This is a predicted structure of a 75-nucleotide RNA (transfer RNA) from a Candidatus Thorarchaeota archaeon. Its mean pLDDT, the model's own confidence on a scale to 100, is 81. It was read from a public genome assembly. Taxonomically the source falls in Candidatus Thorarchaeota (Archaea, Promethearchaeati). Its Rfam family is "tRNA". The family's RNA type in Rfam is transfer RNA.
RNA sequence: GGGGCGGUGGUCUAGACCGGCUAUGACGACUCGCUUACACCGAGUAGGUCACGAGUUCAAGUCUCGUCCGCCCCA
Numbered sequence: 001g002g003g004g005c006g007g008u009g010g011u012c013u014a015g016a017c018c019g020g021c022u023a024u025g026a027c028g029a030c031u032c033g034c035u036u037a038c039a040c041c042g043a044g045u046a047g048g049u050c051a052c053g054a055g056u057u058c059a060a061g062u063c064u065c066g067u068c069c070g071c072c073c074c075a
Stems, first nucleotide, its partner, number of pairs: 001074007010027003020058001029045005051067005
């Protein structure tokens, strides 16, 4: 330099190919129940610029373009 894949709560991750109302689950945090107490378990709550910018559209995490970052392959 060329090609491909990826970036989503504190962490990991589903959803993208096929646009549709409020973004999924687990771990973690907090509250309550249970317990003498803790742990486990059960119920609930909070937590998201969907990397950034632009475009298309009635509507974008999803499609298109550009930028940044990471990984892989080729040279």